Small-subunit ribosomal RNA, central domain from a metagenome, 344 nucleotides, folded computationally. The prediction has a mean pLDDT of 88. The RNAcentral record of the full RNA draws on SILVA. Rfam family: Bacterial small subunit ribosomal RNA.
Context: one part of a larger RNA
RNA sequence: UUGGGUGUAAAGGGCAAGUAGGCGGCCUGUUAAGUGAGGGGUGAAAUUUACCGGCUCAAUCGGUAAACUGCCUUUCAAACUAUCAGGCUUGAGUGUGAUAGGGGGAAGUGGAAUUGACAGUGUAAGGGUGAAAUCUGUAGAUAUUGUCAAGAACACCGGUGGCGAAGGCGACUUCCUGGAUCACAACUGACGCUGAACUGCGAAAGCUAGGGUAGCAAACGGAAUUAGAUACUCCGGUAGUCCUAGCCGUAAACGAUGAGCACUAGGUGUCGGACGUAAGUUCGGUGCCGCAGCUAACGCAUUAAGUGCUCCACCUGGGGACUACGGCCGCAAGGCUAAAACUC
Numbered sequence: 001u002u003g004g005g006u007g008u009a010a011a012g013g014g015c016a017a018g019u020a021g022g023c024g025g026c027c028u029g030u031u032a033a034g035u036g037a038g039g040g041g042u043g044a045a046a047u048u049u050a051c052c053g054g055c056u057c058a059a060u061c062g063g064u065a066a067a068c069u070g071c072c073u074u075u076c077a078a079a080c081u082a083u084c085a086g087g088c089u090u091g092a093g094u095g096u097g098a099u100a101g102g103g104g105g106a107a108g109u110g111g112a113a114u115u116g117a118c119a120g121u122g123u124a125a126g127g128g129u130g131a132a133a134u135c136u137g138u139a140g141a142u143a144u145u146g147u148c149a150a151g152a153a154c155a156c157c158g159g160u161g162g163c164g165a166a167g168g169c170g171a172c173u174u175c176c177u178g179g180a181u182c183a184c185a186a187c188u189g190a191c192g193c194u195g196a197a198c199u200g201c202g203a204a205a206g207c208u209a210g211g212g213u214a215g216c217a218a219a220c221g222g223a224a225u226u227a228g229a230u231a232c233u234c235c236g237g238u239a240g241u242c243c244u245a246g247c248c249g250u251a252a253a254c255g256a257u258g259a260g261c262a263c264u265a266g267g268u269g270u271c272g273g274a275c276g277u278a279a280g281u282u283c284g285g286u287g288c289c290g291c292a293g294c295u296a297a298c299g300c301a302u303u304a305a306g307u308g309c310u311c312c313a314c315c316u317g318g319g320g321a322c323u324a325c326g327g328c329c330g331c332a333a334g335g336c337u338a339a340a341a342c343u344c
Stems, first nucleotide, its partner, number of pairs: 003316004007298002012312001014201003021194003025088005031082001033081002035077008048066006091191001092188003095184005103177007110154001114150008125136002162169002206247006215241002220236004258311006266289010293300002317344003326337004
């Protein structure tokens, strides 16, 4: 390479938009590039295969035929792919009317709690632990009441509930804004799917500059524990956590399951819509159970890991190695790409 694979054995890109490319609905006609059939030419010799023959046989050698799976040309066919022309509405989109939502951005507002400040009451403890101690407190703590300040997060509602492509999103109000679903079937008429490259988004930590800092808290200091204790526990505590602008571009970025379309028993919850007096039906999500089928098993099972098609990504024994070297990116940390020797 071929083949076989990618939930858990190696393997789905973190996610999206989208260029090239690949693939693509129904009907009618056209052309004849692919495709099919026939004819012609060519496809050197040697080699190869079959048969025959010559060296006593064989290897070797000679003859005849085949083959040389290919290329060129010509005639015909027109189903399929393709081309061109015309049409269609079911794919896709638009419109109209509704609906739900922690989807995103900005501004403003609120209460509980925490810590601190001031003041009142009040007195000897408080705190912490397995037990203690470090620590706080007669310069009046802890507790309690009132007032004020600050920053951060939004209890209950809250739900295998909702929204978002993913990361993710949760107090309330206003403004700006993206997407989805249902109903109608008015409009466009295949406008579609996927997507190398490329571009954008992308938790936390980290970085740069400026702010902010209540609580928490790497590092660090101390108290314990212990043989030791660079830990677990406790008392403190700085970066950081928060905001603005800009980097970084990684995660068990997970459903460890790429995207799209079609098909293949059901049962039972739940969210949103439509229809219905109701029972319920139906469309779109989200769960559980379960048949056929699949699977090494576990399990999956109309939200497939079943049955098929299209396109992309990836895997090919373990270690060495999410490494070295080189290249690109980054302020740095580092990221992306990615070997070999050697070894089992």